[in-house]
RNA sequence: AGAGUUUGAUCCUGGCUCAGAUUGAACGCUGGCGGCAUGCUUAACACAUGCAAGUCGAACGGCAGCACGAGGAGCUUGCUCCUUGGUGGCGAGUGGCGGACGGGUGAGUAACGCGUAGGAAUCUAUCCUUUAGCGGGGGAUAACCCGGGGAAACUCGGGCUAAUACCGCAUACGCUCUACAGAGCAAAGCUUGGGAUCUUCGGACCAAGCACUGAAGGGUAAGCCUGCGUCGGAUUAGCUUGUUGGUGGGGUAAUGGCCUACCAAGGCAAUGAUCUGUAACUGGUCUGAGAGGAUGAUCAGUCACACUGGGACUGAGACACGGCCCAGACUCCUACGGGAGGCAGCAGUGGGGAAUAUUGGACAAUGGGGGAAACCCUGAUCCAGCGAUGCCGCGUGUGUGAAGAAGGCCUGCGGGUUGUAAAGCACUUUCAAUUGGGAAGAAAGAUUUAGAGUUAAUACCUCUUAAUAUUGACGUUACCAAUAGAAGAAGCACCGGCUAACUCUGUGCCAGCAGCCGCGGUAAUACAGAGCGUGCGAGCGUUAAUCGGAAUUACUGGGCGUAAAGAGUACGUAGGUGGUUAAAUCAGUCGGGAUGUGAAAGCCCCAGGCUUAGCUUGGGAAUUGCAUUCGAUACUGUUUGACUAGAGUACAGUAGAGAGAAGCGGAAUUCCUAGUGUAGCAGUGAAAUGCGUAGAUAUCGGAAGGAACACCAGUGGCGAAGGCGACUUCCUGGGAUACAACUGACACUGAGGUGCGAAAGCGUGGGGAGUAAACAGGAUUAGAUACCCUGGUAGUCCACGCUGUAAACGAUGAAAACUAGCUGUUCGAUUGCGAUGUCAAUUGAGUAGCGAAGCUAACGCGUUAAGUUUUCCGCCUGGGGAGUACGGCCGCAAGGCUAAAACUCAAAGGAAUUGACGGGGGCCCGCACAAGCGGUGGAGCAUGUGGUUUAAUUCGAUGCAACGCGAAGAACCUUACCAGGUCUUGACAUCCAGAGAAUCCUGUAGAGAUACGGGAGUGCCUUCGGGAAUUCUGAGACAGGUGCUGCAUGGCUGUCGUCAGCUCGUGUCGUGAGAUGUUGGGUUAAGUCCCGUAACGAGCGCAACCCUUAUCCUUAGUUGCCAUCAUUUAGUUGGGGACUCUAAGGAGACUGCCGGUGACAAACCGGAGGAAGGUGGGGACGACGUCAAGUCAUCAUGGCCCUUACGACCUGGGCUACACACGUGCUACAAUGGGCAGUAUAGAGGGAUGCAAAAUCGCGAGAUGGAGCGGACCCCAAAAGCUGUUCGUAGUCCGGAUUGGAGUCUGUAACUCGACUCCAUGAAGUCGGAAUCGCUAGUAAUCGCGGAUUAGAAUGCCGCGGUGAAUACGUUCCCGGGCCUUGUACACACCGCCCGUCACACCAUGGGAGUGGGUUGCAAAAGAAGUGGCUAGUUUAACCUUCGGGAGAACGGUCACCACUUUGUGGCUCAUGACUGGGGUGAAGUCGUAACAAGGUAACC
Repeated sequence: AGAGUUUGAUCCUGGCUCAGAUUGAACGCUGGCGGCAUGCUUAACACAUGCAAGUCGAACGGCAGCACGAGGAGCUUGCUCCUUGGUGGCGAGUGGCGGACGGGUGAGUAACGCGUAGGAAUCUAUCCUUUAGCGGGGGAUAACCCGGGGAAACUCGGGCUAAUACCGCAUACGCUCUACAGAGCAAAGCUUGGGAUCUUCGGACCAAGCACUGAAGGGUAAGCCUGCGUCGGAUUAGCUUGUUGGUGGGGUAAUGGCCUACCAAGGCAAUGAUCUGUAACUGGUCUGAGAGGAUGAUCAGUCACACUGGGACUGAGACACGGCCCAGACUCCUACGGGAGGCAGCAGUGGGGAAUAUUGGACAAUGGGGGAAACCCUGAUCCAGCGAUGCCGCGUGUGUGAAGAAGGCCUGCGGGUUGUAAAGCACUUUCAAUUGGGAAGAAAGAUUUAGAGUUAAUACCUCUUAAUAUUGACGUUACCAAUAGAAGAAGCACCGGCUAACUCUGUGCCAGCAGCCGCGGUAAUACAGAGCGUGCGAGCGUUAAUCGGAAUUACUGGGCGUAAAGAGUACGUAGGUGGUUAAAUCAGUCGGGAUGUGAAAGCCCCAGGCUUAGCUUGGGAAUUGCAUUCGAUACUGUUUGACUAGAGUACAGUAGAGAGAAGCGGAAUUCCUAGUGUAGCAGUGAAAUGCGUAGAUAUCGGAAGGAACACCAGUGGCGAAGGCGACUUCCUGGGAUACAACUGACACUGAGGUGCGAAAGCGUGGGGAGUAAACAGGAUUAGAUACCCUGGUAGUCCACGCUGUAAACGAUGAAAACUAGCUGUUCGAUUGCGAUGUCAAUUGAGUAGCGAAGCUAACGCGUUAAGUUUUCCGCCUGGGGAGUACGGCCGCAAGGCUAAAACUCAAAGGAAUUGACGGGGGCCCGCACAAGCGGUGGAGCAUGUGGUUUAAUUCGAUGCAACGCGAAGAACCUUACCAGGUCUUGACAUCCAGAGAAUCCUGUAGAGAUACGGGAGUGCCUUCGGGAAUUCUGAGACAGGUGCUGCAUGGCUGUCGUCAGCUCGUGUCGUGAGAUGUUGGGUUAAGUCCCGUAACGAGCGCAACCCUUAUCCUUAGUUGCCAUCAUUUAGUUGGGGACUCUAAGGAGACUGCCGGUGACAAACCGGAGGAAGGUGGGGACGACGUCAAGUCAUCAUGGCCCUUACGACCUGGGCUACACACGUGCUACAAUGGGCAGUAUAGAGGGAUGCAAAAUCGCGAGAUGGAGCGGACCCCAAAAGCUGUUCGUAGUCCGGAUUGGAGUCUGUAACUCGACUCCAUGAAGUCGGAAUCGCUAGUAAUCGCGGAUUAGAAUGCCGCGGUGAAUACGUUCCCGGGCCUUGUACACACCGCCCGUCACACCAUGGGAGUGGGUUGCAAAAGAAGUGGCUAGUUUAACCUUCGGGAGAACGGUCACCACUUUGUGGCUCAUGACUGGGGUGAAGUCGUAACAAGGUAACC
């Protein structure tokens, strides 16, 4: 520091996701040791049991229990009992101090609660310092004893008694009060020691120490006040009556509406009051480069709470966690009358939960309480236990060791890998184990010695010093040594990309994985297992959570033309910002100074201590803050003065559909009226509805009424926008220009607010010609609630109100400044003149087109910015849900404004690119259409296919591009199918062992395969061992498969298409995908060629080279030929090479020549010559690619499957079935013909398992026959045509199917199932509906011939020649194709994409008669405990007293306040609810086809 993911690819926008760090964690797998930390985040849920706050006998009366002493009794002579506060001590009690600390928890609290900085009107037990005291009296009361009540808790009465308990008196201040004269207020003793003196022998007295009282100061702790900071919601906008202030009074330690009476009417709030949700706050912690964001466990500071609510008491301090009272809920005890309790202390239990420990040890240390102290108490604390919960450290060995062991895995079978890894050999012993030793944490305190202080004192006491014996929970401590032995100690996750790490097997859209993208449908590096590998390591993964990455809320540090985003527009309030100059001030400002504070811990730095580290100790730095103070004065602010460049005012002329009102004009439509006139008009793609003989349309005259203003008219004008268009008048707003007179910053923007605001719509009243939602009818259509047509009402118009929205758009907020130009146009002003103009120049203001720099993702913008800056406002933060719900405001309504969430997806989107497509455009081609000729589709038959049937009808091919296709030929064979019968190393190949030559002939059984026999025969080479070939037998390796997958493949083939295209290198342009080249102008059959050109070249295609055919020449003449010469029935023979022909080699044609056109080109048109003319005709030849096209059944081949069968053999059957449908053909329907007779002329082929002549026989197929021929020699071997004759338009002398009979041929064999012949039979069919095919010249049509395949079996296929046409104006249309361009929401590419209703399932949500809960406002009721006020009903120790009583107190009563609780009525909120609304999601439901192309009616608001 980035990466993955939208696309065919690209750039951008934008979300989602990942890699990092962290945690009080949890879960899964695994687990050796130690140290240091840490451990109920949930139910502030309920709690059994134990402990957590006591202590002081040196305050007191005492003495139950224990121990000692003393006395007594019993006796068993060392035991028991009794008495005795005498001693140590001490239960209970009075009294003092402490239970307000320490410990826990985070419910409440949005607050002076906390943080920080300040302040004044306070208190503070114990502690320290100073000062002054500590005199003398009194009355009670617990304990105890006696009696009573009660189950208990406890309680009542009587009696005795003490104090450092309680109360007067005295004294008293620098204390309090004060009228300034004065008045008032305290105390307590205890312990120790002791020289005199006194003594009732107890002591008094003195001293010291500790207590006690008043006062002052300090310290510590606490209370109060203030500035600033401290979460979200405006779908919470107004809140407040003790409220804000004042005065008097009360109250408090103290200020204060804290409380009360009166007076005033204030106070808070858009800088967010009030309400509501959530939350203890901070130092810090985690993360981050930082700024920030999140968080507030442990440790530390503060606050709040202690079962829930209320209340006070005591006290220095509480409204009190282990105190009290009351109410409530809950639990427990009960004799039913009444009582007891509060773990959010430490352990522990239940419960909740994903989840969090021992009912441990000790006061040894540190601290706390009490005490004079020893000591006691201390679940504070220190330790131990449990947990890998975290951090840190250590170990699980080290070296050597190649036969690269075995095993595993993979394999191309060679090997590779695990892997020096193991074993083996040589070493070491950390940790753990065992044994032994062994620090520090201990200081104090006690006893004694010495010194000093105090004192009258050598006592006591205090301090210092020395010595002595002690005090350790942890603890079997840390640490050290010894012993033995590699001995006891490695896992977890991952391996498709991100992201380090790959193979095999299994599975087969199943099982499963997944953080995102996505894997899995038979070859899965993605599932599961294994091997190998990678990462980390006593841990590793997963889940949850936070920050980061995320510049994805942007202060640092983003945006708004089209991606989300400028309000429809203006005015203007608050606010923000603001021209030039001078002075003052110092509020802001200054990386200015100083001072205080910013607790400690933590982070950071430097040192130190544990073996190291973690951890810890010391010091420093830092704590960016706040406050006070001293400076500086440029800038900003404030104040004062001045200026004119911003802004405004006046004067002048000026342009304009700017606004409002009134008037007025012509054209047109319609209606009415009158005339002329007759059969149609109107309307459409075509029609119909409609109008018209009751006279329309048309035409002409007149009249009525409403609405809109042709031409002018213009990327012209005006207006803030919406918008504004005949003409005239009136009234009125704004702009620009020029001059430079006046004011002197008066300015810009603008949250709320206010005005204006198209169309449609609403209300009231008018008006209504045309047009026209709704509606009606006619068409169209599968339907047509549409598009089209005929009608037609609201509305459109006017007046007055409302609505307040639009793709209200320049999709571009307003204002200001700066930054190249060129061109047009509108409105001003100024200047110029050889030209006076429809001129030119300059300068302002507007409005348009290009364009530099710059900007932009690109498109584009570009002085009218989307450039460079400044000020202010508005708005955005993934798509959908949704501009929706709820709430509020506005509206008559329609509706508008404001505006979510649950849920769901990994995209949605912008610009541009290449394709493809379009019922887009342009250009061009093709038997594509058109023009013609002949067919198919109708009939019969042949053949193939589908379907059906069957035991089987084997398999494949399926739009063009399957269907006379694989098949150039199924009776058996073929044959792959079916039935039955058989074989299992096999019908076929290789290897091993044994035996036999091979081979031939033959018998029996059987359908045959096969089984059992008989006979003949002994081969070839040899180094004599054997070998080669072949057969049989045996065992196993293996054979075999037309079994599957053509979607695993090779090869071959079809198709677009013989269409003219497809690409590359370098360069250039673009951020890039890509473009350019290859586009353009011509031309061509052609990306053929020429020209132009940021391109220049090149490759595969085109063409040519090849074959054939058409002409000629040369060479060569047999089996071919025959002109001339002979000869003849006959090129038969002699002869000839001239000709034809044959087959080798050449020539020829190239737009070469001429004319025209064209651009001086390429080329085209015409012509000449020529056998042939513009590729002469035909063939072979098929670019990059497309169709997962076809073929695993030609062949080859990966994988899978079968192995006494899915292999092999045999017989028979089937592939030939037959209601039917389709394709391709043949024969016909006839006279251009059929029959009969005669007669002429080919080419190319084939022939030995062959072609077969002549001749003979047969009506014929054919038979006999066998000459000739391995072929220019012989054979197969022509028809249409021509000549003559007959038939006369008919189901025929057409047509030949079908059927009967008789035969021929092939073949073991023609039944299923061959071809052919003869006789007889003589079906359909009289030229074929919709539709559709071929063909442009030696072509179509027509005629026959040959060949391959076969034993036989063509109407098919492949070839051959004979005869031999018609037509093409042309490219509008159909089909296919090429190039350019355009649109696109398509890219599996239009057979694309995609919308809505309905139906089904699931999910969340709104409404909903209501129902239930929580909280809260208002109005009332109620009133426990308590406090305060009042009260003389009852009682009453201290003091006073005149002895009657009083003062005072307690109890009681009452009033006020008030918790729980109750009633009524509202608000908010949560849950739930029959039914209901829309929304979302869901591989293959229904109906249509709205959008994307001109999407077939342009789309959209």
Molecule: small-subunit ribosomal RNA
Organism: uncultured prokaryote